[in-house]
Context: one part of a larger RNA
């Protein structure tokens, strides 16, 4: 080196009670009635997991279900329960040690020490049991430096939304404007949030609250015109919903009054831009709607469940039939899974139907309370949100870095008009068009998480979640924190009775089981590197 046979090793193939992505639906908060999260316990024997809490793998009631049961790893022994309905599943309730906001005081969490009242017990004290004893703010009462009563908040929550505060590394191939980024982080609030019914867009036509998606578009712009940043309208969809005040005017109460009124509060009135309203006049007195509370029901849904077709039979191969061959049947069911190989007719199911004592949510009926709900004409007397709009200056937000910089917000200094009014249309002016600021509310569509049901030209154990297994485990770190490896006998344990060697071993040889034991638990398949043995060749 070649050939053959073994070993080692765990690739590959096959598999999936695990993942990943996504769709739909429901819910979207828990907590002083003690949460989230834990410590310690609880089993006849009990290490871990699960469950539970000194009533401790459980107690009670109701419903479902119907023969076995005393959870899993995990077999066993013992002792029990069960048609007087166990075990199991669902609804409601009881119990619920200690720590933890932790709240009687303390404390190095799961421990220590109390006070007051009541009770048990003792001759008495010690002892034991129950209740109360935290702070903030609000309200009430009282005998008002306070006490008592009632309520309120505290803490947790991965993610999402909004608001307030708000970095740096980094990029610019250095760096300062810029970027990273209004990101990370901190704080507050919500179940959704926020926004929202035009002082909006548009462009000579018109649209008509907000939000979200697609597009516009990497366009217009912006930018040490560097790096980069980066719209909007129109258009197409999802979803659609609109309202309430201030004022004029009328009136009531109270206070003050120079008796003319003024101020505060209440009631009516009124709410807009082709201006509207008040005032004066005409007309109407009807109907509809919303919210809350209680109530009604052959109502609906959810939280357990139930019914559910088919004769399948013979034959062949085989360890095994669901496969082959032959002959039948069902189908509103030939989705899927299991059964010793590949089953519409064996099992679970599937199509299609049925179902709740109890709880929850919604709907519906009825009733009550509260609230809302019209038109027209003329006059041109009154009203229509002021330290506001706007300006200056300095900042911030707008895709927009001061720029020609409109628009929006803030500090300081100023400071209008009042419908013959005012704002906007990206400096500014005119014309034109359009809207009506300086008060407020508003569901749905769009976010996230959890659960349930489904789907997949996603992965198949170095993949897929870090975890298919005792996984946030073992282990590491004072700590914050970091963080694995590890799946497969067989259809069924039938897991090798008995004999032999051996140290009453390990391991092996017979033998038995099995289709197979080169499937023997270091167990499916069993590649390569690597090792050994035998034979041959070669230096």
């Nucleotide at each position: 080196c070649a050939u053959a046979g073994a070993g080692u090793g765990g690739a590959u193939g096959c598999c999936c009670u695990g993942a990943c992505u996504u769709g739909a639906g429901a819910c979207u908060c828990c907590g002083a009635u003690g949460a989230a999260g834990g410590a310690c316990g609880c089993g006849g024997c009990u290490a871990g997991c699960u469950g539970c809490g000194a009533u401790a793998a459980g107690c009670c009631u109701c419903g479902u279900a119907g023969a076995g049961u005393u959870g899993c790893u995990a077999a066993g022994c013992a002792a029990a329960c069960a048609g007087u309905g166990a075990c199991a599943c669902g609804a409601g309730g009881a119990u619920u040690u200690c720590c933890g906001a932790a709240u009687g005081g303390g404390g190095g969490a799961a421990c220590c020490c109390a006070a007051u009242c009541c009770g048990a017990g003792u001759a008495a004290u010690g002892u034991c049991g129950g209740a109360u004893u935290u702070u903030u703010c609000c309200g009430g009462u009282c005998u008002u430096c306070g006490a008592c009563c009632g309520g309120u908040a505290a803490g947790g929550a991965c993610a999402c939304u909004u608001u307030g505060c708000g970095a740096a590394c980094u990029g610019a191939a250095a760096c300062a404007u810029c970027u990273a980024a209004g990101u990370a982080g901190c704080a507050a609030a919500g179940g959704u949030a926020a926004a929202g019914a035009a002082a909006u867009c548009a462009a000579a036509c018109g649209a008509u609250a907000u939000u979200c998606c697609c597009u516009u578009a990497g366009u217009a712009g912006u930018g040490g015109c560097g790096a980069g940043c980066g719209a909007a309208a129109c258009g197409g969809g999802a979803a659609c919903a609109g309202c309430c005040c201030a004022a004029a005017c009328u009136u009531c109460u109270u206070a003050c009054u120079u008796c003319g009124g003024u101020a505060a509060g209440g009631a009516g009135g009124g709410u807009u831009g082709c201006a509207g309203g008040a005032c004066u006049c005409c007309g109407a007195u009807a109907u509809g709607g919303a919210u809350u509370u209680a109530u009604u029901c052959u109502c609906u849904a959810u939280u357990a469940g139930c019914c559910g077709a088919a004769u399948a039979u013979c034959u062949c191969u085989g360890g095994g039939a669901a496969g082959u061959g032959a002959u039948a049947c069902c189908a509103a069911a030939g989705a899927g899974g299991g059964u010793a190989a590949a089953a519409g007719u064996c099992c679970c199911g599937u199509a299609g139907g049925c179902g709740a004592a109890a709880a929850u949510a919604g709907g519906u009926u009825u009733a009550a309370a509260u609230c809302c709900u019209a038109g027209g004409a003329a006059g041109u007397u009154c009203c229509u949100a002021a330290g506001u709009a706007a300006g200056a200056u300095c900042g911030g937000a707008c895709a927009c870095g001061u720029g020609u910089a409109a628009u929006c917000c803030g500090g300081u200094c100023u400071g209008a008009a009042u419908c013959u009014g005012g704002g906007a249309g990206g400096a500014c002016c005119a014309c034109c068009u359009u809207c009506c600021a300086a008060g407020g509310c508003u569901a749905a569509a769009a976010a996230u998480g959890u659960c349930u049901c489904g789907a997949g030209a996603u992965c198949u154990a170095u993949a897929g979640c870090g975890u298919a297994c005792a996984a946030g485990u073992a282990c590491c770190g004072c700590g914050a924190g970091g963080g694995a490896a590890a799946g497969g006998u067989g259809a069924a344990a039938a897991g090798c009775a008995c004999c032999c060697c051996g140290g009453u071993g390990a391991g092996g040889g017979g033998g038995a089981u099995g289709a197979a034991a080169u499937a023997g638990a270091a167990c499916c398949u069993g590649a390569a590197a690597c090792u050994c043995u035998a034979u041959g060749c070669u230096u």
Large-subunit ribosomal RNA, domain I from Candidatus Peregrinibacteria bacterium RIFOXYA2_FULL_41_18, 539 nucleotides, folded computationally. The sequence was found in a public genome assembly.